[in-house]
RNA sequence: GGGCCAGUAGCUUAAUGGUAAAGCGCCAUACUUAUAAUAUGGUGACCGAUGGUUCGAUUCCAUCCUGGCCCA
Repeated sequence: GGGCCAGUAGCUUAAUGGUAAAGCGCCAUACUUAUAAUAUGGUGACCGAUGGUUCGAUUCCAUCCUGGCCCA
């Protein structure tokens, strides 16, 4: 320098155009002598950034940023 992939909650991942879901985590309560486990309830992200397309974008397009892999 060229090519490809990824970026969504504290972490790991879903959601292939219609007001973002789950597990773990965290908080409270119950249970226990206590802790853990378990049960119930609660807590959370405007989706890497900026534009474009569209009635409508996490999703499609462009550029950029960050990380990873391959080639030279």
A computed fold for a 72-nucleotide RNA from a Patescibacteria group bacterium, annotated as transfer RNA. Lineage of the source: Bacteria > Bacteria candidate phyla. The prediction has a mean pLDDT of 83.